The RNA shown here (transfer RNA) has 76 nucleotides and comes from a Candidatus Parcubacteria bacterium. The source organism's lineage runs through Bacteria, Bacteria candidate phyla and Candidatus Parcubacteria.
RNA sequence: GCUCCCGUAGCUCAGUGGAUAGAGCGAGCGCGUCCUAAGCGUUAGGUCGGAGGUUCGAAUCCUCUCGGGAGCGCCA
Numbered sequence: 001g002c003u004c005c006c007g008u009a010g011c012u013c014a015g016u017g018g019a020u021a022g023a024g025c026g027a028g029c030g031c032g033u034c035c036u037a038a039g040c041g042u043u044a045g046g047u048c049g050g051a052g053g054u055u056c057g058a059a060u061c062c063u064c065u066c067g068g069g070a071g072c073g074c075c076a
Stems, first nucleotide, its partner, number of pairs: 001072007010025004018056001027043005049065005
């Protein structure tokens, strides 16, 4: 330098054009218990890495860009 993959809640991930963006774990609160824990209920938490574009509609498609990873190439 070229190609490909990943980036979504604090963490691990799902969602591949139709809209209220989800799960598990974790966190707060409550129940529970003599207390703690297990267990149960409930609540909060997201500009979907960033910018632009296409579309009636974008986390999803296109372009650029940032970060991480893999392969290939170059090194006179």